[in-house]
Context: one part of a larger RNA
Order: sequence, then C1' cells, then structure tokens
RNA sequence: GGCGCACGGUGGAUGCCUUGGCACUAGGAGCCGAUGAAGGACGGGACUAACACCGAUAUGCUUCGGGGAGCCGUAAGUAGGCUAUGAUCCGGAGAUUUCCGAAUGGGGGAACCCACUACCCGUAAUGGGGUAGGAUCCUUAACUGAAUACAUAGGUUAAGGAAGGUAGACUCGGGGAACUGAAACAUCUCAGUACCCGAAGGAAGAGAAAGCAAACGCGAUUUCCUGAGUAGCGGCGAGCGAAACGGAAUCAGCCCAAACCAGAGAGCUUGCUCUCUGGGGUUGUAGGACACUCCACCAGGAGUUAUCAAGAAACAAGAUAGAUGAAUGAUCUGGAACGGUCAGCCGAAGAAGGUAACGGCCCUGUAGUCAAAAUCUUGUUUCCUCCGGAGUGGAUCCUGAGUACGGCGGAACACGAGGAAUUCCGUCGGAAUCCGGGAGGACCAUCUCCCAAGGCUAAAUACUCCCUAGUGACCGAUAGUGAACCAGUACCGUGAGGGAAAGGUGAAAAGCACCCCGGGAGGGGAGUGAAAUAGAACCUGAAACCGUGUGCCU
Repeated sequence: GGCGCACGGUGGAUGCCUUGGCACUAGGAGCCGAUGAAGGACGGGACUAACACCGAUAUGCUUCGGGGAGCCGUAAGUAGGCUAUGAUCCGGAGAUUUCCGAAUGGGGGAACCCACUACCCGUAAUGGGGUAGGAUCCUUAACUGAAUACAUAGGUUAAGGAAGGUAGACUCGGGGAACUGAAACAUCUCAGUACCCGAAGGAAGAGAAAGCAAACGCGAUUUCCUGAGUAGCGGCGAGCGAAACGGAAUCAGCCCAAACCAGAGAGCUUGCUCUCUGGGGUUGUAGGACACUCCACCAGGAGUUAUCAAGAAACAAGAUAGAUGAAUGAUCUGGAACGGUCAGCCGAAGAAGGUAACGGCCCUGUAGUCAAAAUCUUGUUUCCUCCGGAGUGGAUCCUGAGUACGGCGGAACACGAGGAAUUCCGUCGGAAUCCGGGAGGACCAUCUCCCAAGGCUAAAUACUCCCUAGUGACCGAUAGUGAACCAGUACCGUGAGGGAAAGGUGAAAAGCACCCCGGGAGGGGAGUGAAAUAGAACCUGAAACCGUGUGCCU
C1' cells in the first nucleotide's frame, strides 16, 4: 500500500409523519370608495426586536346577547393585576380610528413642509394651542356681470354627482400583431388570437320577427345535444367551416314617437308656428286617431325583477354566538392499553380528531332535538298601490327620412368579389307613405312570410378574489403553491424586474441537580427517561468520503 472483517466519524438518502398545498362538489357572496377605499407609514405593552391585534379612547372603549372559571396573544420569564358585583373568550350593533394614499387648502423627494377663513382657549402683549371649512370637473338653480345699449362671455354662491381600487376570472365595445402553417412565399393561415384602451354587472351581451320556412307550417332571446366535419368557402393549396329542422334546459312579455284632445308658455308676419305638460295610442287577418253604439264605475286582473308605481306590518324559514346529546369493566403483556383474553352495553350516534400502541361505549364530537337581545336575507299573508273593456263604419288623418335603397371604396357574415343575397362603415346621390313597404342567397313574375329606420326586459348561460361545510385510485418537504418554517422574506438589480434555502428530541422538558478534567468549547461520572448511539448540531440515519483495530498478501 492492497483485499477482507469489526467498530466509528462525516453526510443527510430512505422509511414513517403532516401544520401546507392541489383539484373539485354543495350552499352563500359577488363589490369597496370624498361618511375618505384598497394598500401602507408611524405609533400603542411594566420590561417588547418581530408577528398578530389595535389607533393619542391605541394589546383597547360602550352596549346587547352567548358562555361559566379561570384570565392578562404568539411567548415558556419576572413583576403587578383582573375575575361568581360573571372576567378572559365568542357573536350582533355602535364609538374612537394619528399620517400618507383618488388625496381634494397650497406645495412636495408618499407617510413631510407652509398658509388662509370662522369660532374658541390662552398671554400684559407678541408668540402659542384647539375645532370646523375650503381642490378640480360635470349637471341644476340663484345672484351678478365686460368689450357693447339689450344681451352674451365671464364671475360668485348653493345643492347633487364623478374621480380611485380590484378577481392576473367571466362580459361587451374601440384598436390590433408576429413567430408559425402552407414543408419556400405574397392571397390565405396563426387570429380578430396575444396585447393595449374604454365601460359595466353579479352576471354581461342578446331578445319579443320588415324572422324561420315551403307543411296539416312554426312563433322573442340564450345555452346544451344533434344536424356535421355535412352544405359550402378555399393560391379549390394549407386549411376554414355554418344554418334550419328535431330533442332538452328555461320560459314573460311590454313601453314610447305620431295622428287627435286639453292646458301653459314663447315667437313674430295677430293667426298661425314652435316648445313643454297631461290625456290618447302602440299594430300586419293591419292597427290606431276620428264618428257612432254597447257593457261598467267596480267587477276582474296585476304588483315593487322589466311591463306604471311609493311603501308598511305580521308571521314563517334561514344566516351571523350557542345548548343538549346514548353506551365498559376485569385481567395479561408493556414505560404507557386504545392491543390480547373474558364477560357486557349503546346505536336516528360504527363521520372524524385527540388521548403514553390500533378506542362505537375516556375526551372533543357525531345522529337527532332545541336556541337569538341585535342586525341581515328570503318567502307568505294583510294593509296598500296600479289598470276600464268590447263592437260597427271606412270619408279624412297617423304609423319612426337625409332614413330605406343605389353607385364607388372597405369591413362583417363559415362565404377570399364571386352569380353574392344579408348586415355595418366612408363618400356621392336619394324614395314610397297602406292603392304603402321589406324579405324568401343576383334579378323578374307569381305565391308566401313579415312591418325597418325608437326603447326596456327575469330565467336557463360564463366565471371565482372571498365565506361555510365537505370530497379525492391528488402531493407528502428536490414533491405539493415561489412560499408547511415570520416568503414575495433574505439576497441580486439604478430600475422594470428576478427571487431562494430552510419541517420532525420526547408520551411528558422530566431539557442532565451535584462531582471531576478544562480558560472555554467539549468531555467523564451521577441523575431523568422505555430508550440519551432520543441531549437540543436532537426520529430513522443509505452511499460517496475519512478513520481505528485486526487477519491475509506485498
């Protein structure tokens, strides 16, 4: 030195565990903000660095309920207190809530600086202190008011509103790529995707036919299944890709404008026009106004979710604290019984967790049954509130105009200009008026369906920052969130931004009194414990790597 064997060190794999995650289910909730949000800064404890909680009333204040013996958070310490006159704790409602932040008196390098006005305190006076107010924009109203006579612009004041945040989700709208694919690439595709902006809601959008269709027709919208990878579109390449019918979910319909009537006001050309308010009226088998007739003055219907509309009370259910809640002992092993054996019991409860090993009957609970002073949600009923209904006639009037539609240029429609209907935008033209108009995929005729150019509308649908209860052929510390641990931390970066590592003594600290060596660290005894090779660098403790002893070989 090598090869073995034994025993160690180092190291932290593996096994076991789980406080944390992940994915879902059901129900709830789906907004907060000038009454100052979200998010922060700085403070508040006897001692207090951090987290948590709170705000100069600061580890808390008031009140109403619950609860019933301990309490003064994590946090084990010392000191000092509180509590059956009911504390701590839990829930409802309130009070307080510094400074920054939309930040809003002015400024500003956020958490700071500096003023004004009114009132008050205080000083001999100045200085000082306290409370309240005042940003901007929009709308409305009033008062004022230039050049410039009336006026207008402008100004002042008051009332109401807005702003900002978010859940990296869902929705609608305005803009809008490229890589890529086409085996290159330009039309095309990726894709109206990503991304940016705006707006909103708990959903949004759509929506009561100028529809679909072609039969014995249907009858708002939305979503799912199907139709169907069909019909089609397409350098007919790559690719893109419907709709109706049928079956389900859910179902709900309405209001204006106009004609006409009444009232008020304005304008001037003084008999017309316009504006406003109220009535009237809302459709395609055309309807309405208008004229006439009939029935009624309450019958009937409806209702705060649209259709017109403001509420109140009672009751019930639920939410936000809770209460009650059955049934087991002996013996053996063991450090410990929840294990074994024997003998029992409950069960509307054999879900789960904990307890020194595996517990229906030990504890918390579970099934079941009860419970709210206060606030909130939903429902029902009552009060209440709201609404007239038919018919005939066909002379006159009304029924959404720079609209429909056309040319040209674009876009959306599954549809790339195509035979290209339909919808939208720009531009130039530009109707009809019920004897009317649109559509049925150029266009025309016949036929059929419908009534544009105004508006509202629940449900079925999409999503989950969040709350409650639960589930998992999901993970188990290099996994699962980046984060099981004081993590968006430490650290890096001027910044935008990037972004970790790090869990486990034991049933219980019983965390080694005392003695010895040592300056200490550390160790040896003693003691605790079932175990200390469980001693905090703490469960198990693999391998690489490093040793000690010993056998053999060299």